Annotation:
The RNA shown here (Bacterial RNase P class A) has 381 nucleotides and comes from a Rhodospirillales bacterium. The gene name in the source record is rnpB.

RNA sequence: UCAGGCGGCCGGACGGUCGCUCUUCGUCGGGUAACCGGCGGAGGGAGGAAAGUCCGGGCUCCACGGAAACACGGUGCCGGGUAACGCCCGGCGGGGGUAACCCCAGGGAAAGCGCCACAGAAAACAGACCGCCCGCACGCGCCUCGGCGCCUGCAGGCAAGGGUGAAACGGUGCGGCAAGAGCGCACCGCGGUCCCGGCAACGGGAACGGCACGGCAAGCCCCACCGGGAGCAAGACCAAAUAGGGACGGCACAUGGCAGGUUUUCGCGCCGUCGUCCGGGUCGGUUGCGCGAGGCGUCCGGUAACGGGCGUCCCAGAUGAAUGGCCGUCGAUCCCGCGAGAGCGGGGGAACAGAACCCGGCUUACAGGCCGCCUGACACC
Numbered sequence: 001u002c003a004g005g006c007g008g009c010c011g012g013a014c015g016g017u018c019g020c021u022c023u024u025c026g027u028c029g030g031g032u033a034a035c036c037g038g039c040g041g042a043g044g045g046a047g048g049a050a051a052g053u054c055c056g057g058g059c060u061c062c063a064c065g066g067a068a069a070c071a072c073g074g075u076g077c078c079g080g081g082u083a084a085c086g087c088c089c090g091g092c093g094g095g096g097g098u099a100a101c102c103c104c105a106g107g108g109a110a111a112g113c114g115c116c117a118c119a120g121a122a123a124a125c126a127g128a129c130c131g132c133c134c135g136c137a138c139g140c141g142c143c144u145c146g147g148c149g150c151c152u153g154c155a156g157g158c159a160a161g162g163g164u165g166a167a168a169c170g171g172u173g174c175g176g177c178a179a180g181a182g183c184g185c186a187c188c189g190c191g192g193u194c195c196c197g198g199c200a201a202c203g204g205g206a207a208c209g210g211c212a213c214g215g216c217a218a219g220c221c222c223c224a225c226c227g228g229g230a231g232c233a234a235g236a237c238c239a240a241a242u243a244g245g246g247a248c249g250g251c252a253c254a255u256g257g258c259a260g261g262u263u264u265u266c267g268c269g270c271c272g273u274c275g276u277c278c279g280g281g282u283c284g285g286u287u288g289c290g291c292g293a294g295g296c297g298u299c300c301g302g303u304a305a306c307g308g309g310c311g312u313c314c315c316a317g318a319u320g321a322a323u324g325g326c327c328g329u330c331g332a333u334c335c336c337g338c339g340a341g342a343g344c345g346g347g348g349g350a351a352c353a354g355a356a357c358c359c360g361g362c363u364u365a366c367a368g369g370c371c372g373c374c375u376g377a378c379a380c381c
Base pairs, nucleotide, nucleotide: 001377002376003375004374005373006372007371008370009369010368012330013329014328015327016326017325018324020045021044022043023042024041025040026039027038028037029036030035047352051363052362054361055360056359057358058357059231060230061229062228072227073226074225075224076223077091078090079089080088081087092106093104094103095102096101107222108221112220113219114216115215116214129162130161131158132157133156135154136153137152139150140149141148142147170188171187172186173185174184175183189211190209191208193206194205195204196203197202235287236286237285238284245278246277247276248275249274250273251272256271257270258269294313295312296311297310298309299308300307301306334347335346336345337344338343
């Protein structure tokens, strides 16, 4: 200098002006109340993803005597971190890359069941299409008359080679054999045993076994661990008008009904009617709701995730839902022109996106820029 890997950070800047919303102080009003409003001052006001709502938790209500089991759902190498996780860190195994580094739905297939399309002889207690080999029979050819070769048929042996497939019942080599074959041997693989290292996953080694145990568990299943349900429209408080419920009191003004055996009167016993009070829900208002597994700095422990100590800061809270409009100055990448180049002139004017109970993650979107560490190649010292 070029090419690449990993991690962290920023994500238009400054000023003026007019608003919006929240908090707080002062002041003046409104409401039965809970509480609300006007004016003035001061202060706060989107994100790294506020997104998807996919996991985990806090909080709230409901259910539930404890524990366990069963069913169902989830997670799945090992160790650690954490409030918890399907997240993160470190390691192991497998795969990719020259490397830095990256990727993996990664428990069990000797508990059982099931499945393995097409092709192929055969797809799981195996099997033989072509092929290889031995024997016999018929025929043909050659002949040095001992035999040799070929075709066809029959009876066997084999699984090396060919061919099929995603996958063919260990691989390579040597020996062996009629031809072959773990048939024998060496190495590799595999299996259980023992030894060593490691907390473990696992790794290394030794002798043994001639190979038994194909694949699929994102098929059922087995094993281990985890899991009660619903969600801030959770839930709590205050509480009209109207209708309805209850308690107490009255029955004057009007007119009735029922009951008191009947009629009249009386009379409120009931219905009714009037008044006062109580309770529930609705409209409405408030709360939950912003001090938290909190941010920043620093020191200590730890490889790290993270944990601990000290100091310091207070940092959105709407509910048709605020966080905006306008103006000025400046403005990367980008586009055009000029230039060998450094650069100069002009144009243009900033990605994805928008809190809604909160927090920890994951995933997805994102113009452009900055910083650090590392790898490879080339050049120079």

The RNAcentral record of the sequence draws on ENA. Lineage of the source: Bacteria > Pseudomonadati > Pseudomonadota > Alphaproteobacteria > Rhodospirillales. The prediction has a mean pLDDT of 77. Of the family's consensus pairs, 95% are formed in the model.